[in-house]
RNA sequence: CGAGUCGGCUGGGUGGCUGCGGUCGAUGGGGUUCGUCCCCCUCGAUCGAGGAAGGUCGGGACUCCACAGGGCAGGGUGCUGGCUAACGGCCAGUCGGGGUGACCCGCAGGAAAGCGCAACAGAGAGCAGACCGCCGAUGGCCCGGGUGACCGGGCACAGGCAAGGGUGAAACGGUGCGGUAAGAGCGCACCAGCGGCCGGGGUGACCCGGUCGGCUCUGCAAGCCCCACUUGGAGCAAGGCCAGACGCGGGACGGGCUGCCCGCCCAAUGUCCCCAGGUAGGCCGCAUAGAUGGAUGGCCACCGCUCGGGCUCUCGCUCGAGCACAGAAUCCCGCCUACACGCCGACUCGCCGC
Repeated sequence: CGAGUCGGCUGGGUGGCUGCGGUCGAUGGGGUUCGUCCCCCUCGAUCGAGGAAGGUCGGGACUCCACAGGGCAGGGUGCUGGCUAACGGCCAGUCGGGGUGACCCGCAGGAAAGCGCAACAGAGAGCAGACCGCCGAUGGCCCGGGUGACCGGGCACAGGCAAGGGUGAAACGGUGCGGUAAGAGCGCACCAGCGGCCGGGGUGACCCGGUCGGCUCUGCAAGCCCCACUUGGAGCAAGGCCAGACGCGGGACGGGCUGCCCGCCCAAUGUCCCCAGGUAGGCCGCAUAGAUGGAUGGCCACCGCUCGGGCUCUCGCUCGAGCACAGAAUCCCGCCUACACGCCGACUCGCCGC
């Protein structure tokens, strides 16, 4: 100097005019149950969106299901340790994969409990398999030699092989030597993998080392499943209060515990369980913004930051462009996604110079 990785900050400022919503106050007017409170106009003061407010993917607080429970189904998580109210989150680590690296990703318990899938190709895709091939010792056929026993040669029929080739994403360990008719972990040496035992390190996941063994039993569980842990349901349109309107109401025998069962509770002067009809306004919940068809806007000027051009010895001047993503609705803790101009820090790789 260039390229990259990780983390953090920021989210334009000031003034003028004008327009909104909440709260408090003042003058005037109106209503009144005349102690007061309510409504309206005008004026003044003051406050008024975020790092994600977005997504609605998780966890809770809170509310209700009158009271107190249990089980099943269903759901969620899935290496270890820790943080937390909790979580599928976060921190650190182990293992696996990617990258030269800083770093990034994770589909991270179980495949001899069972079921299922692996198209096509291929002989054969799990305790499999012969298309091309190799052998043909032994049995069989033919030829030659020999008195005979037998010897030599050929065929590739019976039979043997899965080492070589081929197919495929993947073929039932790899290399080498021996052995064999030809072979094959059939045996052996070294290695990889798996398992047993022992030693060392670590809280642990796991790592390192030694030794023995069968010689080797594919992959997928982010397919069903098994195992371990965890989990009531519904959600602020939860829920509570006031007002208001309508029944000659009808049906059923049960209704509630928001999937089912047990259990519990309330019942006929009963049960919003089913059908039909009627009313649906206000207040609370609700907040350092608290709306409820849902407010914080518009115009102008100057400044700021960045980029580009022109002028200037320099200081500097001037022109043009850009300034993002985007909008609270019960609240909090996370995750995911979007983001312009910029700022700061640490680290990695490459080149050059000292």
Molecule: Bacterial RNase P class A
Organism: Acidimicrobiaceae bacterium